[in-house]
Bacterial RNase P class A from Oceanicoccus sp., 386 nucleotides, folded computationally. The coordinates come from a structure-prediction model, not an experiment, and the mean pLDDT is 75.

RNA sequence: CGAGCCAGCCAGGCAGUCGCUGGGCCUUUUUCUCUAUUCUUUCACUUGUGGUUGAACGGGGUUGGGGCCGAGAGGAAAGUCCGGGCUCCAUAGGGUAGAACGCCAGGUAACACCUGGGGGGUGCAAGCCUACGGAAAGUGCAGCAGAGAGCAGACCGCCUAAGCUUCCUCGGAAGCCGGUAAGGGUGAAAGGGUGGGGUAAGAGCCCACCGCGUAGCUGGUAACAGUCUACGGCAUGGUAAACCCCGUUCGGAGCAAGACCAAAUAGGCCCACUAUAGGCGUGUACCCGCGCUGUGGGCGGGUAGGUUGCUAAAGAUUUAUGGCGACGUAAAUCGUAGAUGAAUGACUGUCCACGACAGAACCCGGCUUAUCGGCUGGCUCACUUU
Numbered sequence: 001c002g003a004g005c006c007a008g009c010c011a012g013g014c015a016g017u018c019g020c021u022g023g024g025c026c027u028u029u030u031u032c033u034c035u036a037u038u039c040u041u042u043c044a045c046u047u048g049u050g051g052u053u054g055a056a057c058g059g060g061g062u063u064g065g066g067g068c069c070g071a072g073a074g075g076a077a078a079g080u081c082c083g084g085g086c087u088c089c090a091u092a093g094g095g096u097a098g099a100a101c102g103c104c105a106g107g108u109a110a111c112a113c114c115u116g117g118g119g120g121g122u123g124c125a126a127g128c129c130u131a132c133g134g135a136a137a138g139u140g141c142a143g144c145a146g147a148g149a150g151c152a153g154a155c156c157g158c159c160u161a162a163g164c165u166u167c168c169u170c171g172g173a174a175g176c177c178g179g180u181a182a183g184g185g186u187g188a189a190a191g192g193g194u195g196g197g198g199u200a201a202g203a204g205c206c207c208a209c210c211g212c213g214u215a216g217c218u219g220g221u222a223a224c225a226g227u228c229u230a231c232g233g234c235a236u237g238g239u240a241a242a243c244c245c246c247g248u249u250c251g252g253a254g255c256a257a258g259a260c261c262a263a264a265u266a267g268g269c270c271c272a273c274u275a276u277a278g279g280c281g282u283g284u285a286c287c288c289g290c291g292c293u294g295u296g297g298g299c300g301g302g303u304a305g306g307u308u309g310c311u312a313a314a315g316a317u318u319u320a321u322g323g324c325g326a327c328g329u330a331a332a333u334c335g336u337a338g339a340u341g342a343a344u345g346a347c348u349g350u351c352c353a354c355g356a357c358a359g360a361a362c363c364c365g366g367c368u369u370a371u372c373g374g375c376u377g378g379c380u381c382a383c384u385u386u
């Protein structure tokens, strides 16, 4: 200097004017209330006390207005995909169904998340990716090509030792019956690889090495690993993000949860009053009886509406400390939106690198997705110079 990898940070700045949401303080206004003091009205008597009426001043609440002060979206507030807190409902215990997860160890309130490690894949490397239990319980599936695709297969090629037939120049030749997975060819994949021995030709048929499996040993908490040892000629090819099997976990619904206050109208219950008349229904048409129908008051449920839940929480920052790390522990410090048609904005000036994705709605931990530009730190590779 070029090309890359990893981790982290910022998310237009400044000034002015006008707004919005919710707080705190001050002031003014409306109305209610309280008691002390003062004044006043009237009553009583024991004649200076008590009660009563009203007003002033003061305190508190309420209604409306004004002023001042400080606060006011994110790294993802998003998707609502996981996990938890909180709330209500359900619940003896166990099981079925269903769902999720699946190498090992750890972290955590918990997780499908994170950290560290192992195996596999990939890149020259820094690094990155990885649903990574079981295919020897069972069932299923596999296009095309190919002779054969699963306790395999003879298309081409190779062989003719054994058996049979024919011919013959007696050396053999041709054919039949056969053998053969070395070689060719098909395929993503053809039942270990290389070399040697062996054979008619071949073949783990035999041997050496490599690979594989099983058991042991060693190292490691473990997954797992090994220039280790012994044994086995070597098998039941793939697919479980196919059914399935094994193991672990999971009760349901969600702040429109839930709690409190509570109008009008209608309906319910209770009491009182009125009429004991009328109407309707019913018991047999009448007599008669029973019920309903009126007015007023009260009670309780629930609706509209309001209040709450609501933001101090698994909080943030700094320091110390334990740990490789995720994270834990301790101390100090900080106060950091809470709306409910739903605020967090608009305009002007100025500067620059000319500004992306996008906006809380009960809260928190994650994951995923979107994102203009810029900055910082660490690392790798190539080239050049020293």
Base pairs, nucleotide, nucleotide: 002381003380004379005378006377007376008375009374010373012351013350014349015348016347017346018345020072021071023069024068025067026066027065028064031061032060033059034058037056038055039054042051043050044049045048074357078368079367081366082365083364084363085362086254087253088252089251098250099249100248101247102246103117104116105115106114107113118132119130120129121128122127133245134244138243139242140239141238155184156183157180158179159178163176164175165174166173167172192210193209194208195207196206197205211234212232213231214230215229216228217226218225219224258308259307260306261305268299269298270297271296272295273294278293279292280291281290282289283288315334316333317332318331319330320329321328322327352355